RNA sequence: GGGCCCGUGGCGUAGUCUGGAUAGCGCGACUGGCUUCUAACCAGUAGGUCGGGGGUUCGAAUCCCUCCGGGCCCG
Repeated sequence: GGGCCCGUGGCGUAGUCUGGAUAGCGCGACUGGCUUCUAACCAGUAGGUCGGGGGUUCGAAUCCCUCCGGGCCCG
């Protein structure tokens, strides 16, 4: 220098191919219940502007362009 893949709450992950209305799930955190206390269990709450920017569209996590970061391969 060239090619491919990945980036979504604190952590992990689905959704992307085929655009659709409040972005789901698990763990964790917090609050309450239960318990003599803790753990476990039960109920609830908060936490994301989907890596950044721009574009297309009535509508973008999803499509297009570019940049950033990580990984693999080729030279």